[in-house]
RNA sequence: GUGUUAUCAAGAAAGGUAGAGGGAUUAGACCCGUUGAGGCCUUGGCAACCCUUUAUCUUUUAAAGAAGGUGCUAAAUUCUACUAAUACAAACGUAUUGGAAAGAUAACGA
Numbered sequence: 001g002u003g004u005u006a007u008c009a010a011g012a013a014a015g016g017u018a019g020a021g022g023g024a025u026u027a028g029a030c031c032c033g034u035u036g037a038g039g040c041c042u043u044g045g046c047a048a049c050c051c052u053u054u055a056u057c058u059u060u061u062a063a064a065g066a067a068g069g070u071g072c073u074a075a076a077u078u079c080u081a082c083u084a085a086u087a088c089a090a091a092c093g094u095a096u097u098g099g100a101a102a103g104a105u106a107a108c109g110a
Stems, first nucleotide, its partner, number of pairs: 003108006013043005021032003026081004044073003049069002051065005077102001082099007
């Protein structure tokens, strides 16, 4: 880098370092940032994918847990973009809901 499956409106911060951009990519909007962002390090925390225990029972469901492997710790994956339905509108369009695409994370496989 690629495939399959699942999840993505909940949750969780301080210190140090460094110094200008950052929020994945393109465009637009919006937001964070010299009152120090984003990154990196340390400590903590959140969550429960893998995991542990018990029950169920035939490999599924439920409850509890957090030692270990990941992950996460501004804003819904910050929002929109493609498409379908519905409502409004003379029209351009606007809004809501669903889906797709792209992306993130985990587990498994080659």
SAM riboswitch aptamer (S box leader) from Algibacter amylolyticus, 110 nucleotides, folded computationally. It was read from a public genome assembly, where an Rfam model found it. The prediction has a mean pLDDT of 83. The model forms 94% of the base pairs in the Rfam consensus. NCBI's taxonomy places the organism under Bacteria, Pseudomonadati, Bacteroidota, Flavobacteriaceae, Algibacter.